Molecule: transfer RNA
Organism: candidate division WWE3 bacterium
RNA sequence: UGGGGAAUGGUGUAAUGGUAGCACGCAGCACUCUGGAUGCUGAGAUUGGGGUUCGACUCCCUGUUCCCCAG
Numbered sequence: 001u002g003g004g005g006a007a008u009g010g011u012g013u014a015a016u017g018g019u020a021g022c023a024c025g026c027a028g029c030a031c032u033c034u035g036g037a038u039g040c041u042g043a044g045a046u047u048g049g050g051g052u053u054c055g056a057c058u059c060c061c062u063g064u065u066c067c068c069c070a071g
Base pairs, nucleotide, nucleotide: 001070002069003068004067005066006065007064010024011023012022013021018054026042027041028040029039030038047063048062049061050060051059
């Protein structure tokens, strides 16, 4: 430099264009002599910008970062 791929709560990982879920973690409560165990409840996320659409994590354009291949 060219080609391909990836970016979603604190971490990991899903999501036919139609309510952004799940697990671990965190907080509160219950249970308990105590607890890091168990149960219940809760907070917390779509890489930045723009476009298409009634509606975008998803489609299009562009920026950033990372990974792979080629030179």